A computed fold for a 76-nucleotide RNA from a Desulfobacterales bacterium, annotated as c-di-GMP-I riboswitch aptamer.
RNA sequence: CCAGGAAAAAACCAAACCUAUCGCAAGAUGGGGACGGAAAGCUACGGGUCUAUAAUUAGAUAGCCGGGUUGCCAAA
Repeated sequence: CCAGGAAAAAACCAAACCUAUCGCAAGAUGGGGACGGAAAGCUACGGGUCUAUAAUUAGAUAGCCGGGUUGCCAAA
C1' cells in the first nucleotide's frame, strides 16, 4: 500500500406506518417514526420487477441481483 468484517470506538442512513406536497400512475420530496443496513453513499451500464400507453415507447425501483466508482475503523 492492497485485500480483509471478528472486536470495539466515532459517525451515518432509515423500512413499515402517519402527515403535507408533486405526479395519470408506479413512485418521489419534506416532517415525524425505526424494521433493519459494513457501504441501506453515488451511478439506470446489464438483468429482474413495477407503472402508463392500442402498440411504439416513456418513466420508476440502487432498501431486488450484478457491474462501475468514492468512503470510517480494523483482528484472523
The organism belongs to Desulfobacterales, within Bacteria. The prediction has a mean pLDDT of 84. Its Rfam family is "c-di-GMP-I riboswitch aptamer". Rfam links the family to the GO term cyclic-di-GMP binding.